This is a predicted structure of a 1470-nucleotide RNA (small-subunit ribosomal RNA) from a metagenome. The sequence is in RNAcentral, with records from SILVA.
RNA sequence: AGAGUUUGAUCCUGGCUCAGGACGAACGCUGGCGGUGCGCCUAAUGCAUGCAAGUCGAACGGUCCUUUAGGUUUCGAUCUGAAGGAUAGUGGCAGACGGCUGAGUAACACGUAAGUGACCUAUCCCGAAGAGUGGGAUAAGCUCGAGAAAUCGGGUCUAAUACCACGUACGCUCCUCUGGUUACGGCCAGGGGAGGAAAGGUCUCGCUUCGGCGAGGCUGCUUUGGGAGGGGCUUGCGGCCUAUCAGGCAGUUGGCGGGGUAAUGGCCCACCAAACCGAAGACGGGUAACCGGUGUGAGAGCAUGGACGGUCAGAGGGGGACUGCGACACGGCCCCCACUCCUACGGGAGGCAGCAGCAGGGAAUCUUGCGCAAUGGGCGAAAGCCUGACGCAGCGACACCGCGUGAGGGAAGACGGCCUUCGGGUUGUAAACCUCUUUUCUCAGGGAAUAGAGAGGAAGGUACCUGAGGAAUAAGCCUCGGCUAACUACGUGCCAGCAGCCGCGGUAAUACGUAGGAGGCGAGCGUUGUCCGGAAUUACUGGGCGUAAAGGGCGAGUAGGUGGCUCGUUAAGUCUCAUGUGAAAUCUCCCGGCCCAACUGGGAGGGGUCAUGGGAUACUGGCGGACUUGAGGGCAGCAGAGGAAAGUGGAAUUCCCGGAGUAGCGGUGAAAUGCGUAGAUACCGGGAGGAACACCAGAGGCGAAGGCGACUUUCUGGGCUGUACCUGACACUGAGGCGCGAAAGCAUGGGUAGCAAACCGGAUUAGAUACCCGGGUAGUCCAUGCCCUAAACUUUGGAUACUAGGUAUGGGGGGUAUCGACCCCCUCCGUGCCGCAGCUAACGCAUUAAGUAUCCCGCCUGGGGAGUACGGCCGCAAGGCUAAAACUCAAAGGAAUUGACGGGGGCCCGCACAAGCAGCGGAGCGUGUGGUUUAAUUCGAUGGUAAGCGAAAAACCUUACCAGGGCUUGACAUGCUACUGAAACCUUGCGAAAGCAAGUCCUCCUUCGGGACAGUAGCACAGAUGUCGCAUGGCUGUCGUCAGCUCGUGCCGUGAGGUGUUGGGUUAAGUCCCACAACGAGCGCAACCCUUGUUGCUAGUUAAUUUCUCUAGCGAGACUGCCCCCAAGAAGGGGGAGGAAGGUGGGGAUGACGUCAAGUCAGCACGGCUCUUACGUCCUGGGCUACACACACGCUACAAUGGCCGGUACAGAGGGUUGCUAAGGAGCGAUCCGGAGCUAAUCCCACAAAGCCGGCCCCAGUUGGAAUUGCAGGCUGAAACCCGCCUGCAUGAACGCGGAGCUGCUAGUAACUGCAGGUCAGCAUACUGCGGUGAAUACGUUCCCGGGCCUUGUACACACCGCCCGUCAAGUCAUGGAAGUCGGCAACACCUGAAGUCGCUGGGCCAACCCGAAAGGGAGGUAGGCGCCGAGGGUGGGGUCGGUGACUGGGACUAAGUCGUAACAAGGUA
Repeated sequence: AGAGUUUGAUCCUGGCUCAGGACGAACGCUGGCGGUGCGCCUAAUGCAUGCAAGUCGAACGGUCCUUUAGGUUUCGAUCUGAAGGAUAGUGGCAGACGGCUGAGUAACACGUAAGUGACCUAUCCCGAAGAGUGGGAUAAGCUCGAGAAAUCGGGUCUAAUACCACGUACGCUCCUCUGGUUACGGCCAGGGGAGGAAAGGUCUCGCUUCGGCGAGGCUGCUUUGGGAGGGGCUUGCGGCCUAUCAGGCAGUUGGCGGGGUAAUGGCCCACCAAACCGAAGACGGGUAACCGGUGUGAGAGCAUGGACGGUCAGAGGGGGACUGCGACACGGCCCCCACUCCUACGGGAGGCAGCAGCAGGGAAUCUUGCGCAAUGGGCGAAAGCCUGACGCAGCGACACCGCGUGAGGGAAGACGGCCUUCGGGUUGUAAACCUCUUUUCUCAGGGAAUAGAGAGGAAGGUACCUGAGGAAUAAGCCUCGGCUAACUACGUGCCAGCAGCCGCGGUAAUACGUAGGAGGCGAGCGUUGUCCGGAAUUACUGGGCGUAAAGGGCGAGUAGGUGGCUCGUUAAGUCUCAUGUGAAAUCUCCCGGCCCAACUGGGAGGGGUCAUGGGAUACUGGCGGACUUGAGGGCAGCAGAGGAAAGUGGAAUUCCCGGAGUAGCGGUGAAAUGCGUAGAUACCGGGAGGAACACCAGAGGCGAAGGCGACUUUCUGGGCUGUACCUGACACUGAGGCGCGAAAGCAUGGGUAGCAAACCGGAUUAGAUACCCGGGUAGUCCAUGCCCUAAACUUUGGAUACUAGGUAUGGGGGGUAUCGACCCCCUCCGUGCCGCAGCUAACGCAUUAAGUAUCCCGCCUGGGGAGUACGGCCGCAAGGCUAAAACUCAAAGGAAUUGACGGGGGCCCGCACAAGCAGCGGAGCGUGUGGUUUAAUUCGAUGGUAAGCGAAAAACCUUACCAGGGCUUGACAUGCUACUGAAACCUUGCGAAAGCAAGUCCUCCUUCGGGACAGUAGCACAGAUGUCGCAUGGCUGUCGUCAGCUCGUGCCGUGAGGUGUUGGGUUAAGUCCCACAACGAGCGCAACCCUUGUUGCUAGUUAAUUUCUCUAGCGAGACUGCCCCCAAGAAGGGGGAGGAAGGUGGGGAUGACGUCAAGUCAGCACGGCUCUUACGUCCUGGGCUACACACACGCUACAAUGGCCGGUACAGAGGGUUGCUAAGGAGCGAUCCGGAGCUAAUCCCACAAAGCCGGCCCCAGUUGGAAUUGCAGGCUGAAACCCGCCUGCAUGAACGCGGAGCUGCUAGUAACUGCAGGUCAGCAUACUGCGGUGAAUACGUUCCCGGGCCUUGUACACACCGCCCGUCAAGUCAUGGAAGUCGGCAACACCUGAAGUCGCUGGGCCAACCCGAAAGGGAGGUAGGCGCCGAGGGUGGGGUCGGUGACUGGGACUAAGUCGUAACAAGGUA
């Protein structure tokens, strides 16, 4: 620091995803040790049990115990005193700290900085002064009583540092007077008045009438001043989401007076006023303890607040006060509620969010441990007691850190595993083995610091040290397609499964599972979750808005933001310095302590939008003054469909009337509906009415936009030019709000000629609720009022300034020129086009910016869901504005590129069409295919590019198929071992054969080991026409013999890519010429090759011949070379001459880059898989030849241009020795006999046929046609039944020229006609060749098919056989509405109202003080009562949020459902 993912590829936009770090974690697998930390994130749910706050006898009375002295004694004890100890109670202090938790709280709760002239403070410290005199109670105790208990009541006794009164008192408090000072509720000083204190205890000494007293010390007490520390209150600033919460508020805002408090304050009360808060977000809703810090990040930020530390809040839920310096109090009290427990049913008790622990919840979080030794806290004079704070230990890999599981040597690179091309490779120095070490472990011995002077000491017999033993006790987890380090085999076969994203899996999976190997980390490793990062993907640092998401439809303008030039002043912003503070811990640096590290100690640094003070004054701001260039005004001109109203005009359509006139009109691709003999249309005249304004008209003008088009008048807005007369920054922008705002639509009234949604007909069509046609109502028009949207688009907000030009045009001014106009030049404003720099992803923009800058506003943040739902506002409605979420996808997009495609365009070609000739499609037959059948009808080929194809020949064989019979190292190859010496031939038996069995027979070489050969047995192996042509090679078809396909260098482009190869001509041709940022080159084209046509030479064959013919070979010839014309003096084209041949002369061979996963595993080869007494192999027989039918290719025909008979003529190219076979002979014939000749220019096949000559037939199912069938023969072959060919005789079917449609052919071609060959024993209508006879037609390129080039559009790229939309149907999911229904929350109104404070009352009750001898009274207090408030409860109507809901709405998603074809090409109606 980036990477993957949209495409065929590219650039951009943009989302998704990954690699990093972190964690109070959890889960899976695994687990040796130690150190340091951390450990209920959920139910602030409920809790058994134990412990967590007491202490002081030196405050007090009593009680008990022990010891002791003395007395008494009934010897049981008891009394008095002393000393010591213990202690329930009274009293004091503490219990408000410490510990826990984060529910509530959006608040002065917290942080930070201030204020307190508005305050308090127990204990502690310093200073000053004091502590005098009295009094009355009460608990405990004793006694009586109530109760189950908790507990309570009555009587009686008693003490105090408990309580009360009096006295005294200051610098204390209050009132008042005076002075000073101030920041004005203060401070200082003085005068007067009033008020308020106290407590003792203990130690030592002395004295004593033994009661006590005095002195001193210590401690405590009272008043007061100050300090320290702690707190209360107030204020500035700071830190969440939501405007789909916009208005809130009645103690509300302020005042006067009072109450209350330590103290300010509506904190509370009475009265008065009507304020106060709010878009800089009040009020409401949601969420949340806040911070130091922590995680991450380069930083800015973002997220977070567990442990530790500070603050706040809470203690089962809610309320309340008491005590006290301090509480409205976690382990205090009272009340209400919920819950739990006890109960004798009458009543009581309780609060783990203290430490352990239990239950529950949960993915999940520990021991009912030890100790007060340390640190700290409470009490105490102290000893000391208490302390689940704390110090330790236990459990947990939860985290961080450290250590170990050994080290060195060791190659025959062992065994085993895995892979293999079978050679080997790898695991791998890894192991074994040798040597060594002992961290850790076990055992044994010693043994701390912490703990300051002594003792004690939880941790702890721990850490640590020493010794001994022995490699001993100790390795796993994840991954290996790309991102991302790491690859093979097997299994599986879109299954099972994986997956963070892209995506893997359908028989060769580096992606699933396993194994081997490898990579990573390591006592851990992965997964999940969350946060930051990457993400510049909310952009302050640091983004955008023409087309990707995004400019408001437009305007004037409010708040706000921003603002020209100059002078002065101020010092708010800004800058600088100082001071204060920003706790500690954390962080960074340095140094130190535990062996190191984690951890920890010390020092320094850093950290604020902070406060105060001093200073600076450029810039911004404030204030004051001046200026004119921005802006506005004046004056003089100018153009215009700018707006509103009233009036006027002509053309045209329609309708009405009249005339005239006759059969049609109208409409379309073609028609029909429609109109018309009741007289239409067409024509003429007259009239009515409504709407719109031809030409002018323009890339033109005006307006802010929407928009505005005949003419005239009236009213009215804006703009431009010139001038430089006035004002003097008055400006720009503009959230809200306000106004305008096409069309359609709505309301009321009017109007209605034409046009025309809806609707009705007619066509079209598979359908046609459309496109086309005929009608036609709203509407379109007017007035008034609404609606408020648009592709309201320049898809480009407004303003200002700057930055090359050229050209056109509208409006104005000036100069020059002229008599004047025109021309020419300059300038301002507007509207367009082209274009540089620059910008842009590209396209493009480019002084009318999308350039360079500033200011202001609006808007965007992946696609879908959705501009939708809900809520709110507006509207008569339609609807508009504002505007989500769940869910879902890995993209959706922009621009450009190359192709492909188009019912886009241009140019061009081809037997492509057209023009012709002959056919096919109909018949019969042959062959092939499909289908069917079958035991089998073997297999493959399937539009073109399968179908007389593989097959250049299925009776057996072939043969792969079927049935049956056999063989199992095999029909065939190679090797090894053992045995035999034969096997074969021959003979015999069984048998259909194969085969099996038997018999006869018994090899060669030899160095005598054996070998060759063969058989048998066995082992390796053979074999497979079994499978995959979608694993392959090779070969082939097709586009297509079409003219194309590319490369190097250069240039252009960010890039894909382009250029070259395009353009103008030309050609059969990317053939050639010219032009050109291209210049060259390659594969194709052409040529070179074969053949044919003319000719020369040479040679040859033939019985002969130097001609000729023929055969073979070598040459010549043709090149647009020559002439004319056209063309660009080009390429080339047209015509002509000569020539056998003329513009590639004819034919052939030759097939570019590639396409179709085209064809072939059955020609061959080859990988994988499969079979192995069978899917191999041999044999016999059958089948491939089947037959209702369908298709393809052919043959023969339908006849007279013919058929038949007779006669007669002329080829070429081939083949031939297991072959062709002559002559001659036999037979009607097939054929047979025969055997000459020929290894072939010699002989044979071999008579060519159509043709020609002559004859017959006479238009008919025939003398056409031959199928079919019968009989008799011939040939081949072991063998013609299934299933060959031929001959003769007999038989004589369909068929009379063929529907839609389709095929071939452009010249020696089509057509007609025979011949030959290969295959082959035999079999040819097929195939491959060969000659003979020998035409017709081509105007032309509109159309069909195929192709080439250029261009255009594209949402296609599997490429139009593409893509893709909507309804319906099915499944799943989330969601809206909904009669209702259920619940939560916060308020409001009324009723009721506990505890309790406060107020009033207080006839009951009361020790202290006063009067009184007393009784009693007074003062004062209090129980009780009443009142205000008041938690909670109840009732009621609303608000808000949520759950659920028959039914219902749309939405999303889901390999192969239905219907159509909307969009993408002119997508077939843009």
The coordinates come from a structure-prediction model, not an experiment, and the mean pLDDT is 85.